[in-house]
The RNA shown here (c-di-GMP-I riboswitch aptamer) has 87 nucleotides and comes from a Halieaceae bacterium. It was read from a public genome assembly, where an Rfam model found it.
Order: sequence, then structure tokens, then C1' cells
RNA sequence: UCCGUACAAAGGCAAAUCUAUCGAAAGGUAGGGACGCAAAAUCGACGGUCUAACGGGCGCAGGCCCCAUGACGGCAGGGUUACCGGA
Repeated sequence: UCCGUACAAAGGCAAAUCUAUCGAAAGGUAGGGACGCAAAAUCGACGGUCUAACGGGCGCAGGCCCCAUGACGGCAGGGUUACCGGA
């Protein structure tokens, strides 16, 4: 510098879900829990996805529709850095 060849070593992360809590919701945080992960480390909302409070529109009304300023990085791609092993 390149590669991830593996049921490998040391260590790491933690889906669903449960409890508590914050939130209008999506979802977040903490603890338990492990489906998985070789970058499931980090940066970052361009694409994608979720929600629709506020606001707007419609309706006699119950309600319906639009909207991200709210979220998701464990949806894909991208930047940066790193463990172990191999060449």
C1' cells in the first nucleotide's frame, strides 16, 4: 500500500421485544435482551423512507387531503479514521 480469503483470536456494537421516561406522532434516551453486523465506528439528510403537531384547503359535522420546520445512518450510495489476519 492492497485485500477480507475465515465456523480464526482478542475485544466491540446490539434488531425484535420488555420496563421506565420524553414526544402530537414518527421516533429518541436509559436499563434488560440478542436478530444480526468486519466498520452496525464516525461525519453527513444528496437520494429513499416514516410521521403530520403547527399552518393551509375541503366539509353542516364526525372527519378527510396537503405541508418538515420533526425523525430514520441497522435503506442504498458517499467522506474520514481504526482492530485483527493475509499478501